RNA sequence: GGGCCUGUAGUCUAGCUUGGUAGGAUUCAGGCUUCGGGAGCCUGCGACCGCGGUUCAAAUCCGCGCAGGCCCA
Numbered sequence: 001g002g003g004c005c006u007g008u009a010g011u012c013u014a015g016c017u018u019g020g021u022a023g024g025a026u027u028c029a030g031g032c033u034u035c036g037g038g039a040g041c042c043u044g045c046g047a048c049c050g051c052g053g054u055u056c057a058a059a060u061c062c063g064c065g066c067a068g069g070c071c072c073a
Stems, first nucleotide, its partner, number of pairs: 001072007010026004020056001028044005049065005
């Protein structure tokens, strides 16, 4: 220098192919339960790597970047 893959809550992950309310687990906070704790149950907070384009509508499609990984030179 070239090619490919990956990027979503604090952490892990589904959704991307086929555009249409961002879901689940865990952590955290509150509550129920208990003599207390643990476990269990309920509720709440919290996310699409960045910028642009296409579209009525983009996590999803397209372009350029950023970060990580693999391969070639």
Molecule: transfer RNA
Organism: Candidatus Aenigmatarchaeia archaeon